[in-house]
RNA sequence: UAUUGGAAAGUAGCGCUGGUGCCGGAUCUGAUAAUAGAUCCGAGCAGACGAGGAAGAGGUUCAUCGAGCAGUCAGCGGAUGCCUCUCGGCCCGGCCUGUGGUCGUCAGCCUGCCGACAAAACCGCAAGGCGACUUGCGGCACAAAACGGCGGUAGCAGGGAGU
Numbered sequence: 001u002a003u004u005g006g007a008a009a010g011u012a013g014c015g016c017u018g019g020u021g022c023c024g025g026a027u028c029u030g031a032u033a034a035u036a037g038a039u040c041c042g043a044g045c046a047g048a049c050g051a052g053g054a055a056g057a058g059g060u061u062c063a064u065c066g067a068g069c070a071g072u073c074a075g076c077g078g079a080u081g082c083c084u085c086u087c088g089g090c091c092c093g094g095c096c097u098g099u100g101g102u103c104g105u106c107a108g109c110c111u112g113c114c115g116a117c118a119a120a121a122c123c124g125c126a127a128g129g130c131g132a133c134u135u136g137c138g139g140c141a142c143a144a145a146a147c148g149g150c151g152g153u154a155g156c157a158g159g160g161a162g163u
Stems, first nucleotide, its partner, number of pairs: 014077004019073001020046003023042007049066003055086006087104005095159005110152006122139007
């Protein structure tokens, strides 16, 4: 380093990386004032900042919101999204069955108004590395939503209790 098996821990703007850019080294070409390119090597470096999001099973892939000195690019995998079914809540002035709609246990689509200590960034300090960069601590400001709150607003058929 590769393969196989087992155990533990961690992950959902999560994980990985051969595109790409950057760092170090070697060789060659070119240039020679400066500057560059190609090939190879490496336990090289970077490659998503928070908010929000899970009934179960199956399927599926460009799966919500905003922030940013904007590579947070490109790619692969996954994922609380979406679709179908099952179960469940609500929509009859008790209830039961069926069905329609809409949601998911905080269980109403839509709509009005209101609301929010975000984090990185940035500034400063320290640590590791030749370096690209990485880690930690302190300070500080600013969001939006399908998130939260208060309102408006919603069945049908049959049976049947009671009056």
A computed fold for a 163-nucleotide RNA from Methylomusa anaerophila, annotated as glmS glucosamine-6-phosphate activated ribozyme aptamer. Its mean pLDDT, the model's own confidence on a scale to 100, is 81. Taxonomically the source falls in Methylomusa (Bacteria, Bacillota, Negativicutes, Selenomonadales). Rfam family: glmS glucosamine-6-phosphate activated ribozyme aptamer. Rfam classes the family as a riboswitch. About the family: This entry contains a glucosamine-6-phosphate activated ribozyme that is found in the mRNA for GlmS. GlmS is an enzyme that uses fructose-6-phosphate and glutamine to generate glucosamine-6-phosphate. The RNAcentral record of the sequence draws on Rfam.